[in-house]
RNA sequence: AACCUGAGAGUUUGAUCCUGGCUCAGAAUGAACGCUGGCGGCGUGCCUAACACAUGCAAGUCGAGCGCGAAAGUUUCCUUCGGGGGGCGAGUAGAGCGGCGGACGGGUGAGUAACGCGUGGACAACCUACCCUAGGGUACGGGAUAACACUUCGAAAGGGGUGCUAAUACCGUAUGAGCUAUACUUAGCUGGGGCUGAGUAUGGGAAAGCGUGCCUCUGUUUCAAGCACGCGCCCUAGGAUGGGUCCGCGUCCCAUUAGCUAGUUGGUGGGGUAAAGGCCUACCAAGGCGACGAUGGGUAGCCGGCCUGAGAGGGUGGUCGGCCACACUGGGACUGGAACACGGCCCAGACUCCUACGGGAGGCAGCAGUGGGGAAUAUUGGGCAAUGGGCGGAAGCCUGACCCAGCGACGCCGUGUGAGGGAAGAAGGCCUUCGGGUCGUAAACCUCUGUCAGUGGGGAAGAAGGUGUACGGGUUAAUAGCCUGUGCAUGUGACGGUACCCACAGAGGAAGCACCGGCCAACUCCGUGCCAGCAGCCGCGGUAAUACGGAGGGUGCGAGCGUUAUUCGGAAUCACUGGGCGUAAAGCGCGCGUAGGCGGUUUGCCAAGUCAGGUGUGAAAUCCCACGGCUCAACCGUGGAAUUGCACUUGAUACUGGUGGACUAGAGUCUGACAGAGGGUGGCGGAAUUCCCGGUGUAGGGGUGAAAUCCGUAGAUAUCGGGAGGAACACCAGAGGCGAAGGCGGCCACCUGGGUCAAGACUGACGCUGAGGUGCGAAAGCGUGGGGAGCGAACAGGAUUAGAUACCCUGGUAGUCCACGCCGUAAACGAUGGAUGCUAGAUGUGGGUCCUGUAGUAGGGAUCUGUGUCGGAGCUAACGCGUUAAGCAUCCCGCCUGGGGAGUACGGUCGCAAGGCUGAAACUCAAAGGAAUUGACGGGGGCCCGCACAAGCGGUGGAGCAUGUGGUUUAAUUCGAUGCAACGCGAAGAACCUUACCUGGGCUUGACAUCCCGGGGACCUGCUGGAAACAGUGGGGUGCCCUUCGGGGAACCCGGAGACAGGUGCUGCAUGGCUGUCGUCAGCUCGUGCCGUGAGGUGUUGGGUUAAGUCCCGCAACGAGCGCAACCCUUGUCCCUAGUUGCCAUCGGGUAGAGCCGGGCACUCUAGGGAGACUGCCGAGGUUAACUCGGAGGAAGGUGGGGAUGACGUCAAGUCAUCAUGGCCCUUACGCCCAGGGCUACACACGUGCUACAAUGGUGCGUACAAAGGGCAGCGAUACCGCGAGGUGGAGCCAAUCCCUAAAAGCGCACCCAAGUUCGGAUUGCAGUCUGCAACUCGACUGCAUGAAGGUGGAAUCGCUAGUAAUCGUGGAUCAGCAUGCCACGGUGAAUACGUUCCCGGGCCUUGUACACACCGCCCGUCACACCACGAAAGCUGGCUCUACCCGAAGUCGCUGAGCUAACCCAUCAAAUAGAUGGGAGGCAGGCGCCGACGGUAGGGCUGGUGAUUGGGGUGAAGUCGUAACAAGGUAGCCGUAGGGGAACCUGCGGCUGGAUCACCUCCUUU
Repeated sequence: AACCUGAGAGUUUGAUCCUGGCUCAGAAUGAACGCUGGCGGCGUGCCUAACACAUGCAAGUCGAGCGCGAAAGUUUCCUUCGGGGGGCGAGUAGAGCGGCGGACGGGUGAGUAACGCGUGGACAACCUACCCUAGGGUACGGGAUAACACUUCGAAAGGGGUGCUAAUACCGUAUGAGCUAUACUUAGCUGGGGCUGAGUAUGGGAAAGCGUGCCUCUGUUUCAAGCACGCGCCCUAGGAUGGGUCCGCGUCCCAUUAGCUAGUUGGUGGGGUAAAGGCCUACCAAGGCGACGAUGGGUAGCCGGCCUGAGAGGGUGGUCGGCCACACUGGGACUGGAACACGGCCCAGACUCCUACGGGAGGCAGCAGUGGGGAAUAUUGGGCAAUGGGCGGAAGCCUGACCCAGCGACGCCGUGUGAGGGAAGAAGGCCUUCGGGUCGUAAACCUCUGUCAGUGGGGAAGAAGGUGUACGGGUUAAUAGCCUGUGCAUGUGACGGUACCCACAGAGGAAGCACCGGCCAACUCCGUGCCAGCAGCCGCGGUAAUACGGAGGGUGCGAGCGUUAUUCGGAAUCACUGGGCGUAAAGCGCGCGUAGGCGGUUUGCCAAGUCAGGUGUGAAAUCCCACGGCUCAACCGUGGAAUUGCACUUGAUACUGGUGGACUAGAGUCUGACAGAGGGUGGCGGAAUUCCCGGUGUAGGGGUGAAAUCCGUAGAUAUCGGGAGGAACACCAGAGGCGAAGGCGGCCACCUGGGUCAAGACUGACGCUGAGGUGCGAAAGCGUGGGGAGCGAACAGGAUUAGAUACCCUGGUAGUCCACGCCGUAAACGAUGGAUGCUAGAUGUGGGUCCUGUAGUAGGGAUCUGUGUCGGAGCUAACGCGUUAAGCAUCCCGCCUGGGGAGUACGGUCGCAAGGCUGAAACUCAAAGGAAUUGACGGGGGCCCGCACAAGCGGUGGAGCAUGUGGUUUAAUUCGAUGCAACGCGAAGAACCUUACCUGGGCUUGACAUCCCGGGGACCUGCUGGAAACAGUGGGGUGCCCUUCGGGGAACCCGGAGACAGGUGCUGCAUGGCUGUCGUCAGCUCGUGCCGUGAGGUGUUGGGUUAAGUCCCGCAACGAGCGCAACCCUUGUCCCUAGUUGCCAUCGGGUAGAGCCGGGCACUCUAGGGAGACUGCCGAGGUUAACUCGGAGGAAGGUGGGGAUGACGUCAAGUCAUCAUGGCCCUUACGCCCAGGGCUACACACGUGCUACAAUGGUGCGUACAAAGGGCAGCGAUACCGCGAGGUGGAGCCAAUCCCUAAAAGCGCACCCAAGUUCGGAUUGCAGUCUGCAACUCGACUGCAUGAAGGUGGAAUCGCUAGUAAUCGUGGAUCAGCAUGCCACGGUGAAUACGUUCCCGGGCCUUGUACACACCGCCCGUCACACCACGAAAGCUGGCUCUACCCGAAGUCGCUGAGCUAACCCAUCAAAUAGAUGGGAGGCAGGCGCCGACGGUAGGGCUGGUGAUUGGGGUGAAGUCGUAACAAGGUAGCCGUAGGGGAACCUGCGGCUGGAUCACCUCCUUU
């Protein structure tokens, strides 16, 4: 000193809060895979086939237990030269008898859910070889047998026979205690049973020798028979060690496993074991286990530990350590101290091998190694040097235990791949806004260093024992021997010439992997184009992808990095620590009550829980701390701490518990009173419906949105009288009462449960809850029998409808009712379990009591008990709850753990059935949900606007034509615009041009821009070819500025090279700009404050008012901005100024006429300025307001008329073809030039217009009055020509001057006379005019001729509220020419608006919502198709298991054992203690029996696989049918039940509000 420790994020929504799941970031691993890989240290390495194994090795040792006993070689002797003998080798090798060890060490995890393991105990119920201590002993005998020899069988493995032999092998006898058995006596201990000790009697019961030395004793031929020592052997007691057995507690999942059990539970006798015990057996009894989970099934070796975690916990059990189990599979015993025995035996089975076919052999889950399996896991290595083990006296031998080495980045740790300087910021890459930026001090280059690797050299520790010798100590007779110590000597290392050290050389040999959309740290370019692909979740990719692929750059880690798999964490997401259940998942439909859990006040005792101290244990290793050793670290060592536990013991007694006593506040009993649709039975009553009978009476009734079916002249409906029958009980009646809930409603009687109040008395905790259990339990439904009026599933008909299996109507059966019996479910709801206590109030209502008080239980007050509403604190995600809690607490029960699949399947159980209860999984999704918010929407509500409807006028839709569009056609009919808000739109003007399209002919630095080089003036003008573009070839002509006179320069042209030009090619969904639209609608927001957890609200809502968020008042708001209005233009009145080109009243002149002239500026007018209108004035209403209404004055009156002006935003609205512009694409073409064609097509369809259909008209003649514009490549007068379009001509005019210019409708006169016309003008023919290079395709106009459809237009639909509609003409832009279009101008000039119910659009408030791409929304079910998993299924086929029976190996045990048999005994013979014979004991073979593995037969149970077919379920961009739900979803929805139907669903009955809306009643709150 051992302490120290807790992070969250992404994803449901338009947004928010909550609930809730999914996913991620962390750590870890015996790992594997991908890419990559310098070195070292320490660890670690078949998780799968307990699959099969070739080969080698892994257990031997002892000659100091015993008997045998070689050979090669060498040497020697002999030799008949063939050979033989001896010595050494050597008492060695070798096998054998015998002993000890092969039960340890090593492996594996199959089995096992068990006293297997862990922990703590017990054995008074036990054993323990070798080891230690102590005591004693070690005597006398005996018979065999292997080896060996001979022989024999067999292929072999292996045997058989005969004969010989030893022992520490075997046997008998002796002796023997404190050993042991029995009986008895006795002491101590003990709860009992029993244990321990002492004693007596009787019985039982041991042994083995070997080695070395010595001569002290004894003996002596010998130093051995003696002695000593050592090693052994036997008996006994104790110890140590190891084991055996028993017990308490702990030890996974399934109850869709609920009952299990015959040796089963106990007893007695016996057997068996080292030992208790049904362990076994006979008999007796009938027990034993189980909801505190028996039995069965599944899975699994257990623990110390390890991983994770803040912890509690969760997961795990590889390496190391403890225990267990197993050793090819199953069974069995033998030996032994110990085994039912990994490298022993027997049997059975499967497999493999050998075989001469007769038989044999084998067991790597020891170390290596092989095959196989698998994603995957190593060398057939070295050594006994160290540690440890076996044997031995020892030397030593053996040891795949072990120590080392090898292989693998498998893990942990360490270390390197260089360091410093170095900007021209090199080259190169990438990006770029083309300026530059970045890789980047990075490199090069300069100066250094030398780790690791390399080469060379040096070089440990790990070694102490042992042995020899010398000297001590002990033992002894001893200087032997043995034990022990010291000195010296000697020799012992696999690793390994390793660690380490030194030197040398040289930056030289040594960096990758993943990621870069968010989570999560790191961004650009290119490619790709919902493809290819990515992805842990959310999600990326459909032409600019930070998300795919590549690159550059960056980030992170680094000899590794990623991925996959698995575990814990995050996850408080199973919540003990530490969650919930009104609406999110979740309170049993409600009582009674068993077990259990919990339990009032006081006191004594006990001490089980509890608390404290002590003791034992909690192995070591690990974790933690301190110190130490390897250079550090990993790793290792030493000591400590910890081990939260269990047991024993001592103590404490507040609390809990137990027990005894007492108490009355909980609970209950008694007495009295009261209210009540509480329940059951019986009876009674009236109203109404229907039916029957009769009367009156006549044509209808009934029914609906409207109808029809239906009833009725056979007399209905209506009405009156009489009768029958069933069901339900109006008013009273109330959110009032009662009940546990379901539920209960006329009146009376009887029976009966509960509640409340008031006083006392009594009992004395008797209580609360309640798993199982049991009872009750709406409606529907079922059974049997009744009953049946009304209603009414089914059914039938009529309607509705596209259909209508519905909603509506007419009928109508079950049923609804009663009795008895089932069912047992509901939105059985307060979606809120029960009990108790505590915690502000206000106000209704039911029942009681007390006080006060009154004519009057009228009124007031208090209190108890019910039942409502509002509300404070508090709680809640919010909504809300709030003494009737959803607040604060305690006790008990039930239930929940993402959505779908599914309350389904299977199983069980209940039911007559319908069905109920219990109740999964595969698979699939990234959500499913709750509450609240803002919108949007509603076939919701309220208020209010608008030519929105209505009231009117005129149109469109029908005709012909014009024009645009769709479609079709075409070489092309260029492109765009597409509901309103495209369609006489871009086009304010396509014959060429335009022009973008098509065909053909041409050009390639280009028709156009900039730069460079060369030449040249530029330019003007001919000719040839050609359709033209273009090509070729002539003529004329020489400029400007500067100059140093060479030349240079600026425009311009030609030629040339390349940078580049060019594109009406694509993307309006990459954009700018511009525009449309809602909509000139009255809205849209902000700051601060306040409210809300938040989205957000408030302000902006409310009461009035307005055209208006206009203004006023009120108000937790106060202010402000963009919009509205006003300011601007125009018009309407007047004034001032000015007076030409305008005007002409007066004056003058003058004409055929005329402002024509003088003059004038009064008027008109022109165009500058100003005045005027502000609800200013009066009255009324209104709140003394805003404002509204009326009036006066005024040219004009309540924004006077018109215009310009368009908030925040919406529609990815429109436009890349006005323009601009990012990106992409084309580059002798997608560019450019030219000619011709096309945009003008034509069966059709639509839009917008023109002209008409006629008499309010047409035609002819005459005649009147505008405004606003335009005009020089122009307008063009008078005049003349032409029927006319027009032509000729040219005055005047750059315009208040001249011209276009005639205004037309109108007015006057005349004709037409109702007709396809004197309406209408299409179409066509002919002839012309004009513009233009050119009118064929394809212009306009004129004249003559022709004269079509059309007689007021179906459904439908458009515009307009006043100088408007309607009608009439005029001008302009564009333009060579070409409007019925567009823009503008004036002339004439109406009708109608009761009103806001309805249609459309809009504004505000409110409500519902499952919508938010916002109702053109969302969404349900059948059917069809594809895929997936699952259920059922005639069966088929496995596994496990049970019962009964059959067979029965090995083996133990029992019985038998006539056969065999050395030791011991007896007898006889013999007599030598030898031997022989017979018998016995004992043993053995054999036989029989019990048990018994494998195997078999039969029948069950459980559980898999598979199965024609079948059932639903899930999933799947664009299938079919409908429209069920969400809004009042167009019939409110939903729950239960029953019937019906293609389907969603419909209908009946009962229930719920989780139903909108309106009205009424009641209550509450606020002003």